This is a predicted structure of a 72-nucleotide RNA (transfer RNA) from a Holosporaceae bacterium. The sequence was found in a public genome assembly. Taxonomically the source falls in Holosporaceae (Bacteria, Pseudomonadati, Alphaproteobacteria, Holosporales). Rfam family: tRNA. From the family's description: Transfer RNA (tRNA) molecules are approximately 80 nucleotides in length. Their secondary structure includes four short double-helical elements and three loops (D, anti-codon, and T loops). Further hydrogen bonds mediate the characteristic L-shaped molecular structure. tRNAs have two regions of fundamental functional importance: the anti-codon, which is responsible for specific mRNA codon recognition, and the 3' end, to which the tRNAs corresponding amino acid is attached (by aminoacyl-tRNA synthetases). tRNAs cope with the degeneracy of the genetic code in two manners: having more than one tRNA (with a specific anti-codon) for a particular amino acid; and 'wobble' base-pairing, i.e. permitting non-standard base-pairing at the 3rd anti-codon position. Model confidence (mean pLDDT): 81 of 100.

RNA sequence: GUCCCCUUCGUCUAGCGGUUAGGACGUCGCCCUCUCACGGCGGCAACAGGGAUUCGAAUUCCCUAGGGGACG
Numbered sequence: 001g002u003c004c005c006c007u008u009c010g011u012c013u014a015g016c017g018g019u020u021a022g023g024a025c026g027u028c029g030c031c032c033u034c035u036c037a038c039g040g041c042g043g044c045a046a047c048a049g050g051g052a053u054u055c056g057a058a059u060u061c062c063c064u065a066g067g068g069g070a071c072g
Stems, first nucleotide, its partner, number of pairs: 001071007010025004018055001027043005048064005
C1' cells in the first nucleotide's frame, strides 16, 4: 500500500429496515436476615464519529477513527 473482519449500558452479549434498543454479570435502592451471604423486587446505564439512501437506519451504502487478520 491492497483486501477482509470487528466496534451496542461498567463488562460480556442479542437484535428480518418499523423493538419502549433486550438479556446475563455488575452497580444502586428496597424486601428478606439478629447481621452478612444467598434469595426476591425495582432503578440507573449503550448503538465509535460524520455523511448518504429511505416515509422510517443499530440494521443498507460511502468516508473517517480505533482494533484484529491476509497478501505485498